[in-house]
RNA sequence: UGAGUUGGCCAGGCGGCCGCGUGAUCGCAAGAUCCCGAGGAACGUCCGGGCUCCGCAGGGCAGGGUGAUGGCUAACGGCCACCCGGGGUGACCCGCGGGACAGUGCCACAGAGAGAAGACCGCCACCGGUUCACGCCGGAGGUAAGGGUGAAAGGGUGAGGUAAGAGCUCACCGCGCGACUGGUGACAGGAGCGGCACGGUAAACCCCACCCGGAGCAAGGCCAGACAGAGAGCGUUUGAGGGCUGCCCGCCCGAUGCUCUCGGGUAGGUCGCUGGAGCCCUGGAGCAAUCCAGGGCCUAGAUGGAUGGUCGCCCGGUGCGCAAUGCGGCAACGCGCGUACUCGACAGAACCCGGCGUAUCGGCCAACUCAUCCG
Numbered sequence: 001u002g003a004g005u006u007g008g009c010c011a012g013g014c015g016g017c018c019g020c021g022u023g024a025u026c027g028c029a030a031g032a033u034c035c036c037g038a039g040g041a042a043c044g045u046c047c048g049g050g051c052u053c054c055g056c057a058g059g060g061c062a063g064g065g066u067g068a069u070g071g072c073u074a075a076c077g078g079c080c081a082c083c084c085g086g087g088g089u090g091a092c093c094c095g096c097g098g099g100a101c102a103g104u105g106c107c108a109c110a111g112a113g114a115g116a117a118g119a120c121c122g123c124c125a126c127c128g129g130u131u132c133a134c135g136c137c138g139g140a141g142g143u144a145a146g147g148g149u150g151a152a153a154g155g156g157u158g159a160g161g162u163a164a165g166a167g168c169u170c171a172c173c174g175c176g177c178g179a180c181u182g183g184u185g186a187c188a189g190g191a192g193c194g195g196c197a198c199g200g201u202a203a204a205c206c207c208c209a210c211c212c213g214g215a216g217c218a219a220g221g222c223c224a225g226a227c228a229g230a231g232a233g234c235g236u237u238u239g240a241g242g243g244c245u246g247c248c249c250g251c252c253c254g255a256u257g258c259u260c261u262c263g264g265g266u267a268g269g270u271c272g273c274u275g276g277a278g279c280c281c282u283g284g285a286g287c288a289a290u291c292c293a294g295g296g297c298c299u300a301g302a303u304g305g306a307u308g309g310u311c312g313c314c315c316g317g318u319g320c321g322c323a324a325u326g327c328g329g330c331a332a333c334g335c336g337c338g339u340a341c342u343c344g345a346c347a348g349a350a351c352c353c354g355g356c357g358u359a360u361c362g363g364c365c366a367a368c369u370c371a372u373c374c375g
Base pairs, nucleotide, nucleotide: 001371002370003369004368005367006366007365008364009363010362012314013313014312015311016310017309018308020037021036023034024033025032026031039346043357044356046355047354048353049352050351051216052215053214054213058249059248060247061246063212064211065210066209067208069081070080071079072078083097084095085094086093087092098207099206103205104204105201106200107199120147121146122143123142124141126139127138128137129136130135155173156172157171158170159169160168174196175194176193177192180189181188182187220271221270222269223268229262230261231260232259233258234257241253242252243251278297279296280295281294282293283292284291285290315344316343317341318340319339320338321337322336326335327334328333
């Protein structure tokens, strides 16, 4: 200098005018003044938790979820570290990572054969026929070395061996078992032994281990207010109906009660509501995620739903021009200057947090890798 990898950050700035919401103060009121007022994803609502109510929610079946190991956490399907496998020259990245000797199923098409297999072509000795011979035809066999099919055909290469062949035998490689060693562990290394062994698929059923009660702020509490009842059915301890989920058992509530139809009324206020697993700084423990200690800060709470509009200057981006007095460069071009832009994204709280996923104009910073050049 060029090409990359990983992590983090910003999300235009300032001012004038007009406007909106909560709160505080003043005011009889109208209103006035002041403070504060969206995000890294507020989004999707895919996981997990807090909180609230249901009966402090028991047992079993069913159902759902997760899946190497060790940690972190309130919890998680998240994060960190490590292992294994795969990719990359490398920094680094990716993995929907338990079990296929518990059982069952499936493996399309092609192919002779799809699993304790297979003789289609080929190869080979034998027997018979034929031929002078080579060979050819037929029979009954041997053979998994070669060809062919396929995603996949029951170790690979070489030598020996054989009628031809074959782990049949041997060497090396691969594979299986494995004393022992290291590690908390997944796992790694591995003396030695074995002639080589029923392939794949579990996001097929299934098996194993662990986890899961339900509904959700329209949860739920309080206040105020309105109305008109009628009919039918079931039931009152032999219990309708409800609570707790799909089912069963068990438990509890339960009588001017429950369900349905017709008719009538209301759809207001307030609490919940934002001070919290909170944010920032410093120090410490740890490889890290994270945790501990000290100090500081208060930072949206709407409910037809506020957080906006406009103007000016500046900043960044892109396009065009450099003509007069530009700079560097052979030039392209860069810097600088001028000018234009319906250029400055994605998107917006609604009970609150922790994650994940997705969207996003541009820009900045740090660490690391590879290639080339110079010293």
Molecule: Bacterial RNase P class A
Organism: Demequina litorisediminis